[in-house]
Order: sequence, then structure tokens, then C1' cells
RNA sequence: GCAAGGAUAGCUCAGUUGGUAGAGCAUCUCGUUUACACCGAGGCGGUCGGGGGUUCAAGUCCCUCUCCUUGUA
Repeated sequence: GCAAGGAUAGCUCAGUUGGUAGAGCAUCUCGUUUACACCGAGGCGGUCGGGGGUUCAAGUCCCUCUCCUUGUA
């Protein structure tokens, strides 16, 4: 340089044909226990890497930039 994949909650990751963004872990509260742990119930937490375009509607499609991983010379 070229090619492919990736960037979504504090962390690890889902997200179907474009139709109002979720899970587990963590954290907080309550229950349970003498207490802790486990377990049960609930809460909190997101401009979906930046910008632009298409669309009634974009995490998803198109363009561009940044960063990461892999392959190739």
C1' cells in the first nucleotide's frame, strides 16, 4: 500500500427484512441470614466512534474521517 473484520451501558457481547435499544457481569436498594456469601425481587446506567447523505423513520443502507485486530506484498 491492498484486502477482510470490528467500534453499542463501567466490562463482555446480542440486536432478524430499516420500524420507538437489550442480556449477562458489575454497582445500588429491599427481602432472606446472628452476620457474610449464595439465592429472590426491583432500580440505575446509552447522542450506538466523529461528520455528512438516503428515507416518513437509520445501531442497521451509502460516502468520508479516526482508532483496533487479522491476512497479504